[in-house]
RNA sequence: GCCCUGGUAGCCCAAUGGAUAAGGCGACAGCCUCCGGAGCUGUAAAUAGGGGUUCGAUUCCCUUCCAGGGCGCCA
Numbered sequence: 001g002c003c004c005u006g007g008u009a010g011c012c013c014a015a016u017g018g019a020u021a022a023g024g025c026g027a028c029a030g031c032c033u034c035c036g037g038a039g040c041u042g043u044a045a046a047u048a049g050g051g052g053u054u055c056g057a058u059u060c061c062c063u064u065c066c067a068g069g070g071c072g073c074c075a
Stems, first nucleotide, its partner, number of pairs: 001071007010025003018055001027043005048064005
């Protein structure tokens, strides 16, 4: 330098054009308990940045950044 894969809450991981972004762990609050834990209920929290296509983008296109992998160059 070229190519491929990925980036979604504090962590893990879905959705893959149809719009209220699902779930698990964790956090917080309540119930329960003598207290705690377990259990139950609830709450908050996320699509890497920018641009484009579209009626509609997490999804498609371009670009940048980050991480991983493969290939190449070093006259």